[in-house]
Molecule: FMN riboswitch aptamer (RFN element)
Organism: Acidimicrobiaceae bacterium
């Protein structure tokens, strides 16, 4: 002191206000957010990842049994940017103008409320093992 591999702590934000109506934080004005890792320089829209969801597997639980419930490994699916300015280098700073957001719920359509979730997680920190 590096892969690996065990252990142990981290590990997502956000409708102030007004209108309409029997009833919206769901609509309509106007607000507000932005998960890791990488990128010649600081990213929610560049390049990958991660969670939801889909299907397929296996292992276990429940069943007469069709099937359902819990997890493992697979594998599909996965949003949205341009303009100017500096500068070697920036779709990343700066200035300005857009845009995008998963499933199930709701007394009414949800990025922001309630819920699966005191969950899983990309990763990060730290510690332990080897071997030189």
């Nucleotide at each position: 002191u590096u892969c690996c591999c065990c252990c142990u702590g981290c590990g997502g934000g956000g409708u102030u206000g007004g209108g309409u109506g029997u009833a919206a934080u769901u609509c309509c004005c106007g607000a507000c957010c932005g998960g890791c890792g990488g990128u010649g320089a600081a990213a929610g829209c560049c390049c990958g990842c991660g969670a939801a969801c889909c299907c397929c597997u296996c292992a276990c639980c429940g069943g007469c049994a069709a099937c359902g419930g819990u997890g493992u490994g697979g594998g599909g699916c996965c949003g949205a940017u341009c303009c100017g300015g500096u500068g070697a280098g920036a779709u990343u700073c700066c200035g300005g103008g857009g845009c995008c957001g998963a499933c199930g719920g709701u007394g009414a359509c949800a990025g922001u409320c309630c819920g699966g979730a005191u969950g899983g997680g990309a990763g990060c920190a730290g510690g332990g093992c080897c071997a030189c």